[in-house]
Molecule: transfer RNA
Organism: Fidelibacterota bacterium
RNA sequence: CGGGGCGUGGCGUAGCCAGGUAACGCGCUUGCUUUGGGAGCAAGAGAUCGAAGGUUCAAAUCCUUUCGCCCCGACCA
Numbered sequence: 001c002g003g004g005g006c007g008u009g010g011c012g013u014a015g016c017c018a019g020g021u022a023a024c025g026c027g028c029u030u031g032c033u034u035u036g037g038g039a040g041c042a043a044g045a046g047a048u049c050g051a052a053g054g055u056u057c058a059a060a061u062c063c064u065u066u067c068g069c070c071c072c073g074a075c076c077a
Stems, first nucleotide, its partner, number of pairs: 001073007010026004020057001028044006050066005
């Protein structure tokens, strides 16, 4: 330099192709059960989806640019 992949609650992931307002597991908070720990049950908080712009009634999803990480190749040593 060229090509490809990834980026989404605290952590790990799904959802993207085919647009309809963000889900699951673990963790966290509260309540109940339990003498307590642990465990179980119920409820709840927490991400506007790497960033910016565009299209659209509506964007995590489509388009453009860009940032970071990883892989492959080329080049140099």